Context: one part of a larger RNA
């Protein structure tokens, strides 16, 4: 000097465009933050339409849909940063040891039969949550049976390699799928292969402190069965060897999620890792598994603990480290907003719904950057104020005073792009009457803060008298203080200036 997710004083006119719980990973009132499909099912709770009416209602029709049942989605997105010193993370490889749902490319099928079940209904338990039981029902929901080259085990033959082995044209034995819906075009569904995509594992290297931690290990290090995984393997198991790490710091112990990057520095290096992007780790604490392509799964499920909340005391609900909020800690850090119009995700043929992701709006000078707070003229150098050696300096073109401008606020009138989309058309923007674009008035509404003894730029007059206060170092004040107050003048920045924290 530079730099902040700041804080605090004092001031404080606008925009734009970023950013705002660093502390208690404290505890949470309420609201919302994952649905969706009737072009998969039976269906008709509610609304439409038609028809009956004794004006209570009843039926019908699927424009449509509540609740189920099936399918997909909820393992993405969003948060937090406790934990973790470790293949977690970053950086080069590896997988002859592996998986991948929706997409895409091939090729080849889609035959045939069955019994259930919720939903409904009837009865019945309980204060609720929720049930039990009889009875009907359908499906792209479940389960048989045919085929099935190729898939997969297993044995033989032949290539090929990097060891375990690969690959294949072959032979043989044994397993194992399919579902519609509309029919006009499509789209479903199975198998098998390949691709894209996304994960999993392995390994070399690399990045904190601490020796006032010198030794540590028994599933330990190996190896054989065998089991488990998608898959290698002490990952589990039995049995067998006595290994195996370590002064190049093992093992303890402390403290931290890591990188891209960020600050700062000529660099080297140092210091962080907030916002924005990649990874991990976590979801009240501990466990655990379940479903699924994919989770040991923030808004699923079970247990077990704390903690709160209902209760008819039997027995039940819950989990903001999503958006907002609220109390609590604290120097301290925001609205219980608007829209799905854009981007982007889910589900659906599509229209469409849903989406606190994601686009605005609100609030904070928090932070950069940009405007403005007038400009030119104007000396008898007014008049007050300060200073005086009383002559007169200073404030100072400053002011009045002419002339002129009108940025930004105000006021009126117009009025977007973002939508090259969506939809058969009609229409269709939260942001928004916003930005912008024109006209109106009138210097008209808009400066302040630190500082003035040296470092360090800017001085004097009163007050005060080692008092009262100052202060970063030095120091300064006991009657002439340029250093304390105040008040005039000056200096430096300026919508801010200090100050205090913390890095370099």
């Nucleotide at each position: 000097g530079g730099a902040c997710g700041a804080a605090c004083g004092c001031u404080g006119g606008c925009g734009g465009c970023g950013u705002g719980c660093u502390u208690a990973a404290c505890a949470c009132a309420u609201g919302c933050a994952a649905g969706u499909c009737g072009a998969a099912c039976g269906g008709a709770a509610a609304g439409g339409c038609c028809c009956c009416u004794u004006c209570g209602g009843g039926g019908g029709u699927a424009c449509u849909c509540g609740a189920g049942u099936g399918g997909c989605g909820a393992a993405c997105g969003g948060g937090u940063g406790a934990g973790u010193a470790a293949c977690a993370c970053g950086u080069g490889g590896g997988c002859a040891a592996c998986c991948u749902g929706c997409c895409c490319c091939u090729a080849a099928c889609u035959c045939u039969g069955g019994g259930a079940u919720a939903a409904g209904u009837g009865a019945u338990g309980g204060a609720a949550a929720c049930g039990u039981c009889g009875u009907c029902u359908a499906a792209u929901a479940c389960c048989g049976g045919a085929u099935a080259c190729g898939a997969c085990a297993c044995g033989g033959a032949a290539u090929g390699g990097c060891a375990u082995c690969u690959u294949u044209a072959c032979c043989g034995u044994g397993u194992g799928g399919a579902a519609a819906g509309a029919a006009u075009u499509u789209u479903g569904g199975u198998u098998a292969g390949g691709g894209a995509u996304g994960g999993g594992c392995c390994c070399g290297c690399g990045g904190c402190c601490u020796a006032u931690c010198a030794g540590c290990u028994u599933g330990u290090u190996g190896g054989u069965g065998g089991g488990g995984u998608a898959a290698c393997g002490g990952c589990c198991u039995a049995c067998c060897a006595a290994g195996g790490c370590u002064u190049c710091g093992a093992c303890g112990g402390g403290u931290a999620a890591c990188c891209g990057g960020c600050c700062u520095g000529a660099g080297a290096g140092g210091g962080c890792g907030a916002c924005c992007g990649g990874u991990c780790a976590c979801a009240c604490u501990g466990g655990g598994a379940c479903u699924g392509a994919g989770a040991c799964a923030u808004g699923g499920c079970c247990c077990a603990g704390a903690c709160u909340c209902c209760u008819a005391c039997g027995g039940g609900a819950g989990g903001c480290a999503g958006c907002a909020g609220u109390g609590g800690g604290g120097a301290a850090u925001a609205u219980u907003g608007c829209a799905c119009a854009a981007u982007g995700g889910g589900c659906g043929a599509a229209a469409g719904c849903c989406u606190g992701a994601u686009g605005c709006a609100g609030c904070g000078a928090c932070g950069c950057c940009g405007c403005g707070u007038g400009a030119g003229g104007g000396a008898u150098g007014a008049c007050g104020g300060c200073c005086u050696u009383c002559g007169g300096g200073u404030u100072g073109u400053a002011a009045a005073c002419c002339u002129c401008u009108u940025u930004c606020a105000g006021c009126a009138g117009g009025g977007a792009c973002g939508a090259a989309g969506c939809g058969a058309a009609a229409g269709u923007g939260a942001c928004g009457g916003u930005a912008c674009c024109u006209g109106c008035a009138g210097a008209a509404g808009a400066a302040g803060c630190g500082c003035c003894g040296g470092c360090c730029a800017a001085c004097u007059a009163c007050g005060u008298g080692c008092c009262a206060g100052c202060a970063g170092c030095c120091g300064c004040g006991g009657u002439a203080a340029u250093a304390c107050g105040u008040a005039g003048g000056g200096c430096g920045c300026a919508a801010g200036c200090g100050u205090u924290g913390u890095c370099c």